[in-house]
Context: one part of a larger RNA
RNA sequence: CUAAGCUUAAGGAACUCGGCAAAACAGCGGCCGUAACUUCGGGAUAAGGCCUCCCUGCAUACUUGAUUUAUUAAGAACGUGUAGGGCGCAGCGAAAGAGCUCAUGCAACUGUUUACCAAAAACACAGGUCUCUGCUAAGUCGUAAGACGAUGUAUAGGGGCUGACCCCUGCCCAGUGCUAGAAGGUUACGAGGAGAGGUUAACGCUUUGAAUCUAAGCCCUAGUGAACGGCGGCCGUAACUAUAACGGUCCUAAGGUAGCGAAAUUCCUUGUCGGGUAAGUUCCGACCCGCACGAAUGGGGUAAUGAUGUGAGUACUGUCUCAAGCUUAGACUCG
Numbered sequence: 001c002u003a004a005g006c007u008u009a010a011g012g013a014a015c016u017c018g019g020c021a022a023a024a025c026a027g028c029g030g031c032c033g034u035a036a037c038u039u040c041g042g043g044a045u046a047a048g049g050c051c052u053c054c055c056u057g058c059a060u061a062c063u064u065g066a067u068u069u070a071u072u073a074a075g076a077a078c079g080u081g082u083a084g085g086g087c088g089c090a091g092c093g094a095a096a097g098a099g100c101u102c103a104u105g106c107a108a109c110u111g112u113u114u115a116c117c118a119a120a121a122a123c124a125c126a127g128g129u130c131u132c133u134g135c136u137a138a139g140u141c142g143u144a145a146g147a148c149g150a151u152g153u154a155u156a157g158g159g160g161c162u163g164a165c166c167c168c169u170g171c172c173c174a175g176u177g178c179u180a181g182a183a184g185g186u187u188a189c190g191a192g193g194a195g196a197g198g199u200u201a202a203c204g205c206u207u208u209g210a211a212u213c214u215a216a217g218c219c220c221u222a223g224u225g226a227a228c229g230g231c232g233g234c235c236g237u238a239a240c241u242a243u244a245a246c247g248g249u250c251c252u253a254a255g256g257u258a259g260c261g262a263a264a265u266u267c268c269u270u271g272u273c274g275g276g277u278a279a280g281u282u283c284c285g286a287c288c289c290g291c292a293c294g295a296a297u298g299g300g301g302u303a304a305u306g307a308u309g310u311g312a313g314u315a316c317u318g319u320c321u322c323a324a325g326c327u328u329a330g331a332c333u334c335g
Stems, first nucleotide, its partner, number of pairs: 001330008010321002014319001019316001029051004037042001039164001053086008062075006087091001099314007106306002111123002127162007139148003165301004170231003175228002177224005184219003190213002195208005232250005259293001260290001271287005
């Protein structure tokens, strides 16, 4: 020096991206006590405080026995209360055995996942909704037979999206998709056969062939957004200023509603104000000028939950000021 472990004056996070690592405590024993919030179940062992060993006495529950069945006798096992005493620094005397609190993001939750760098906010989920499917079901596998679906039958089965719960889920059907539509247009094979060509003396044979009839599809007409998706610009205006409830104009299928908002989204940006700190690019609460939130590609809340992200505190400490000593195994020396 490396690895593992132990101890340390004073300070106590000053370390660091970050309390990473370590330390620490109350220990699913008993008694007391326990907040916000809440889906009234929880939160909760919240937090916080006290007790705990041994000896002796008494009381009581209890147990066993006796009998007059409400009295008495005895305490072997299992308890509680109370009084006095004993010892130690220390009585859950060793070992084992949650640190806690506050705020906020995300995801409701338990669960699942990158076997061997990612456990998560990703996946799943119960619930919601759309859509297909009437049974020889739709859908899937297979060339087929056949099988699954299902020994099920729309309270069932398949597919898509969303993701507990609560409050909600706005406008646009112009484009694309899907659904519907006995009209009309277009449209293949086929039907049709006016007519034309070749050949022939003729009958014929043969080639070509217009009109007309003829399917789905497309065009067309509607509907449809928890279908794919989309949800404006410029100019002016109020008796300080500023701003613009208001007006004008252009464009569009329609111009973003509620709610939220410097956000897991904010470039400018360490925005501005407030809080916390002596000092805060992070954090919390507001504001709204949203570069470029926004309503099941769900919007906004939310108790509980989380080896989850972020910020703050208490306790505690060799993380640090700033190092030191020790133990073991290596390294090193001799062999």
This is a predicted structure of a 335-nucleotide part of an RNA (large-subunit ribosomal RNA, domain IV) from a Candidatus Altimarinota bacterium. Rfam family: Bacterial large subunit ribosomal RNA. Its family is annotated with ribosome and structural constituent of ribosome in the Gene Ontology. The source organism's lineage runs through Bacteria, Bacteria candidate phyla and Candidatus Altimarinota.